[in-house]
RNA sequence: AAAUUGAAAAGGCAAACUUAUUGAAAGAUAAGGACGCAAAGCUACGAGUCUAAAGUCCUCUAGGAUUAUGAUAGUCGGGUUGCCAAA
Numbered sequence: 001a002a003a004u005u006g007a008a009a010a011g012g013c014a015a016a017c018u019u020a021u022u023g024a025a026a027g028a029u030a031a032g033g034a035c036g037c038a039a040a041g042c043u044a045c046g047a048g049u050c051u052a053a054a055g056u057c058c059u060c061u062a063g064g065a066u067u068a069u070g071a072u073a074g075u076c077g078g079g080u081u082g083c084c085a086a087a
Stems, first nucleotide, its partner, number of pairs: 006084001012037002017032006035074001041080003045077003048072003055066004
């Protein structure tokens, strides 16, 4: 110096919920707020999960089924960047 690991220290992020905006919805953004997190930083490549506007099929007043091109990184894995450093 690097890798594995994670005691301590300095810090970091921000669940639920509330308000506002946005979206067909799932959800997202901002402010407040902290359940927690050693990557709970970034990334939609793989899987899972959520939604179903448009589409397709059925029904034939209403509706129902299916489907991601939408979403989720705080579901898991992959890729990538990073603070400190005891045993």
Molecule: c-di-GMP-I riboswitch aptamer
Organism: Bacillus canaveralius